Predicted 3D model of a 265-nucleotide RNA (Bacterial large signal recognition particle RNA) from a Bacillota bacterium.
Its Rfam family is "Bacterial large signal recognition particle RNA". From the family's description: The signal recognition particle (SRP) is a universally conserved ribonucleoprotein involved in the co-translational targeting of proteins to membranes. Rfam classes the family as a non-coding RNA gene.
């Protein structure tokens, strides 16, 4: 060197989550890599880390070790964005309120503002007028089976007669009472009045006359203040998603080096 037998090893690996920890089953990636049994209140095992049983192939295209890419998970705060949430309110922009200011629109004013002094009003008392309500009185109609008047038919009663009595219905009339009318008159009362008169009050606001001579108002915009309001906006807490940045594990791929016994020729 070439043959045969073989041994070591391979016959997928990896994240994450679970475990003291590993590996496995279950999820995820990778992409093709022998059966079979076990296994999420989970199985096995203990740093030589799945057990058990069975097959293949084997010292290299397949096994080790290094680097290189990097699929794809994980964390990390840092920074941004967006959603939705709690919160502030001396963040007060927006939005309402009062309140000063008089720069700018605008209105009033020399046909005289503003202030000024006197006057009247407005208020408050009393009286008085008049209205309106309700009472009174006045009229007028009604009004009693018998216990109201007056006449009292017809009956009754008393008398011998003349005569006399009571009275019922009818008619007449009247009390209360009821109604109705209100003219004049008394008298209460009044959320009544462009109403009279007398005292009283006088801060304001309203008016009139006189004096003075150029102010004056604050509708609207602007500026200050002071309150509200929390839907926006602004700010602060945390949450969840996503961008970027960091670290971490890493599958397939690539490239490099390494890896053994025996026999026989």
């Nucleotide at each position: 060197c070439c043959g045969u037998g073989c041994u070591a090893g391979a016959c997928g690996g990896g994240g994450a989550g679970g475990u003291a920890g590993c590996g496995g089953u279950g999820c995820c990636c990778u992409g093709c890599a022998c059966c079979c049994g076990c296994a999420a209140u989970c199985c096995g095992c203990u740093a030589u880390a799945g057990c058990g049983g069975g097959g293949u192939c084997g010292a290299a295209u397949u096994c080790c070790c290094g680097c290189c890419c990097g699929a794809g998970g994980c964390c990390u705060c840092g920074u941004c964005c967006u959603u939705g949430u709690g919160g502030a309110g001396c963040c007060u922009g927006c939005c309402c309120c009062g309140g000063a200011u008089a720069a700018g629109u605008g209105g009033c004013g020399c046909u005289g503002a503003c202030g000024a002094u006197c006057g009247g009003g407005u208020c408050u008392c009393g009286c008085g007028c008049a209205a309106c309500g309700g009472g009174c009185c006045u009229u007028c109609g009604u009004g009693a089976a018998c216990c109201c008047c007056g006449u009292c038919a017809g009956g009754u009663c008393c008398g011998g007669a003349a005569g006399g009595a009571a009275g019922c219905a009818g008619c007449g009339g009247u009390a209360a009472g009821c109604g109705a009318a209100u003219u004049c008159g008394c008298c209460c009362g009044u959320g009544u009045g462009c109403c009279g008169c007398g005292a009283g009050g006088g801060c304001g606001c309203c008016u009139g006359a006189u004096c003075c001579g150029a102010g004056c108002c604050a509708a609207c915009u602007g500026u200050c203040c002071g309150g509200g309001u929390a839907a926006c906006g602004u700010c602060c807490g945390g949450a969840a998603g996503g961008g970027c940045a960091g670290g971490u594990c890493g599958a397939c791929g690539g490239c490099g080096g390494g890896u053994g016994c025996a026999c026989g020729g």

The source organism's lineage runs through Bacteria, Bacillati and Bacillota. It was read from a public genome assembly, where an Rfam model found it. The model forms 94% of the base pairs in the Rfam consensus.